[in-house]
Parts: sequence; C1' cells; structure tokens
RNA sequence: UCCACGAAAAGGCAAACCCAUCGUGAGGUGGGGGCGCAAAGUCAUGGAUCUGCUAAACUGAUGCGUACAGCCCGGCAGACCGCCAGACCGCCGAA
Repeated sequence: UCCACGAAAAGGCAAACCCAUCGUGAGGUGGGGGCGCAAAGUCAUGGAUCUGCUAAACUGAUGCGUACAGCCCGGCAGACCGCCAGACCGCCGAA
C1' cells in the first nucleotide's frame, strides 16, 4: 500500500410520523424527528415491488350495442438504491 474483517475513536446518514411544497400518481424536496445503518455514499444496469396510460380476449348487466365497468396477462412511460444483486468511489485500523 492492497484485500478481508469490524474492536475502539472521530465523525456521517436519517425510518415511521408531523409541517410546508411539487407531482394525475407511485413518490420527490426542505424543516422537525430518530427506527436503525460499516457504505442507509453515488449509479435505474438486471430483477422485485409500486404508479399512470393502453390493445385484444374474457366476465358483468342488458332487447341490441361501435357504449360502460371489472379482471389477470401483454405493451409503453415513470417511481424506488433504507428490497435483492451488480458497478464505481470512500473514513478509521484492534484482534
């Protein structure tokens, strides 16, 4: 110096919730607040989850219907890194 690891120390971040604000929405931002976190730093790259829009088919009621509603799946667009994985960077140094 590097990898692994996580005792100590110096610090850091900030869940739920509340207020304000932006957004159709998931959610984001700021303040308060601390559940916790050795990457709870950054990245939407792969999944998961969530939101919006939408085709066919199916179902419903119905005299009919090019209309209405619903549902799983498919497609498109988004959210989310404190869900998992991956990539990049990084404080300290006991066993």
c-di-GMP-I riboswitch aptamer from an Anaerolineales bacterium, 95 nucleotides, folded computationally. Of the family's consensus pairs, 100% are formed in the model. NCBI's taxonomy places the organism under Bacteria, Bacillati, Chloroflexota, Anaerolineae, Anaerolineales. The coordinates come from a structure-prediction model, not an experiment, and the mean pLDDT is 82.